[in-house]
């Protein structure tokens, strides 16, 4: 150097949490890496081995050290990124506002502009006529008198010798005061009702007419430009806060990769 048997050791590892601290079993991650008892109102230690019991593999591709890669977890609100309550600034944008254009486009005008004077009307007080609208009366209809209204008056009575008269209840008919109803129609009365007249008054405006006078009055205006302000207006920029693990830092860190280092006994 080989070879055979052994022994150290391996037989999964991490991260958060829990714990004075360590390590399970639970959770997450990454892996493939026995088995059998214990364990979260925990289980078993005390300075790092999870405790007790049993299998496997074994000094190397496999153990151990260290360098690197890094998956994933934690931590962490930093004048960093994202979102955002509020506040501030500004004249960048819009949106109101003013003028320029503009002696301008249109329109009306010598069949007579603005203007001037005058005369009315629109406004207010009075008043009468006419309708409306309430009210009331009439007028028409019905009802409607035991007797003190009428017309006729059964029956009875009265007078008569009779012939024939008188009064007259009820009963019907008709009215009279009263009661009631009612479309139209007439009379009366009222007034915050309506229309026209008249009459008097007010007179800024705004209409309408005559009369002078002779040339203007006037309605909109996009856009563009330009000003001076305003806006719980938009943006941009800050500024206190609040979110928010995205990136930044910071923390452990598995698989991988690369290198170095480790026993024993026998034989030949």
């Nucleotide at each position: 150097c080989c070879g055979u048997g052994c022994u150290a050791g391996g037989c999964g590892g991490g991260g958060a949490g829990u714990u004075a601290g360590c390590g399970g079993c639970g959770c997450c991650c990454u892996g493939a890496a026995u088995c059998c008892g214990c364990a979260a109102u925990c289980c078993g230690c005390u300075c790092u081995a999870g405790c007790g019991g049993g299998g496997c593999u074994g000094a190397a591709u496999u153990c151990c050290c260290c360098c690197u890669c890094g998956a994933g977890g934690g931590g962490c609100g930093c004048a960093g990124g994202c979102c955002u309550u509020g506040g501030g600034c500004c004249c960048g944008c819009g949106c109101c506002u003013c003028g320029u254009c503009a002696g301008g486009c249109g329109g009306c005008g010598u069949u007579g502009a603005u203007g001037g004077c005058u005369c009315g009307g629109u406004c207010c007080c009075g008043u009468g006529g006419c309708g409306a609208u309430g009210g009331a009366g009439a007028c028409c209809c019905g009802u409607g008198a035991a007797c003190c209204a009428g017309g006729u008056c059964a029956g009875g009575u009265c007078c008569g010798g009779a012939a024939g008269g008188a009064a007259g209840c009820a009963g019907c008919c008709u009215u009279a005061a009263g009661c009631g109803g009612u479309c139209a129609u007439c009379u009366c009365c009222a007034g915050g009702c309506g229309c026209a007249g008249c009459g008097g008054g007010a007179g800024c405006a705004c209409c309408g007419g005559a009369c002078c006078g002779g040339a203007g009055c006037u309605u909109u205006c996009a856009a563009a430009c330009g000003g001076u302000g305003g806006c719980c207006g938009c943006a941009a920029c800050c500024c206190c806060g609040g979110g928010u693990a995205c990136g930044a830092c910071u923390u452990c860190g598995a698989c991988g990769g690369a290198g170095g280092g480790u026993g024993c006994a026998c034989g030949a």
The RNA shown here (Bacterial large signal recognition particle RNA) has 268 nucleotides and comes from a Solirubrobacteraceae bacterium. It matches the Rfam family "Bacterial large signal recognition particle RNA". By type it is a non-coding RNA gene. Its mean pLDDT, the model's own confidence on a scale to 100, is 78. A source record names the gene ffs. The source organism's lineage runs through Bacteria, Bacillati, Actinomycetota, Solirubrobacterales and Solirubrobacteraceae.